Predicted 3D model of a 72-nucleotide RNA (transfer RNA) from an uncultured Oscillospiraceae bacterium. It was read from a public genome assembly.
[in-house]
RNA sequence: CCGGGUGUAGCUCAAUGGUAGGGCGCGACAUUUGGGAUGUCGAGGUUGGGUGUUCGAGUCACCUCACUCGGA
Repeated sequence: CCGGGUGUAGCUCAAUGGUAGGGCGCGACAUUUGGGAUGUCGAGGUUGGGUGUUCGAGUCACCUCACUCGGA
């Protein structure tokens, strides 16, 4: 330099163009003498960034950034 892949909550992963969720973690409560475990409820997100298409974008198009694989 050329081509491909990945990027979503603190971590790890889902999500047919139609209200962004699960597990772990975190907080409160119940249970316990206390802790752990268990149960219930709750908080936590500019879906890497930008622009566009669309009534509507995590999803489609373009640009860009980071990581990664292959080639030269």
The coordinates come from a structure-prediction model, not an experiment, and the mean pLDDT is 82. Its Rfam family is "tRNA". Rfam classes the family as a transfer RNA. Its family is annotated with triplet codon-amino acid adaptor activity in the Gene Ontology.